[in-house]
SAM riboswitch aptamer (S box leader) from a Balneolaceae bacterium, 123 nucleotides, folded computationally. Taxonomically the source falls in Balneolaceae (Bacteria, Pseudomonadati, Balneolia, Balneolales). The sequence was found by an Rfam model in a public genome assembly.
Formats: sequence, C1' cells, structure tokens
RNA sequence: UUCUCAUUACGAAAGGUGGAGGGAUCAGGUCCUUUGAAGCCUUGGCAACCGUCCGGUUUAGCAGCCGGAGAAGGUGCUACAUCCUGCUCAAUGCGCGAAAGCCGGCAUUGGGAAAGAUGAGUU
Repeated sequence: UUCUCAUUACGAAAGGUGGAGGGAUCAGGUCCUUUGAAGCCUUGGCAACCGUCCGGUUUAGCAGCCGGAGAAGGUGCUACAUCCUGCUCAAUGCGCGAAAGCCGGCAUUGGGAAAGAUGAGUU
C1' cells in the first nucleotide's frame, strides 16, 4: 500500500512541556479552549481485537464453536454517539391539491449505505 472480515450510543485522567487553536476531510450546525487548544513526554486507567489462561462442546488428538477471566504480553482507546447533519429508504406531522395523490418543500423518528477510525488477516 491492496483487499476481506469484525466492531464503532458502554468504559477510562492526572502531571510536565508547549503557547492557539481543536473535535479526520469539505460545508452547515454545535461544543471544548488563555481557568491554557493541538502536538510531545511521564504515570495511571479503560476495554477485551489479537494473544494468554479456565470451563463446555466436538475430536483419536488438534482445529473450530460457545461461555468466562484480565494479569504481567501486542495493539488500541481515555470531552461530547465516529459530537450531529449531508446520500438513500420508510413512517408521521406540516405544506400543495377538489380528490386520487404529489414533493429535487420543511421537520421529527427509525433503517440502510458511503466515508472515517481501530483490530485481525491478506497482497
């Protein structure tokens, strides 16, 4: 770097340094921030993806599958739902219409997708 799969409303902060921005990108909204942003360093913590351990199932034995533990391993994470919306579908209400109904009008709610992030595998 390519692709695949899984997860993405839980959880978890202090100190030092730094000195103005930050929440991935673009737009809109919104929030945090000189009572000190990002980045970097240290220590702690969370979680359970990989790994490890335990139990079950199965087996000749592994593997696989199911459940559990979390500690000392590899990552990751540690404001706000991935901060929200954006594309699409549906429902409801408003709107339009005499009605059937319509909407490339608005709002709310819900589902899906895309993009991103993280892990495992793969090229």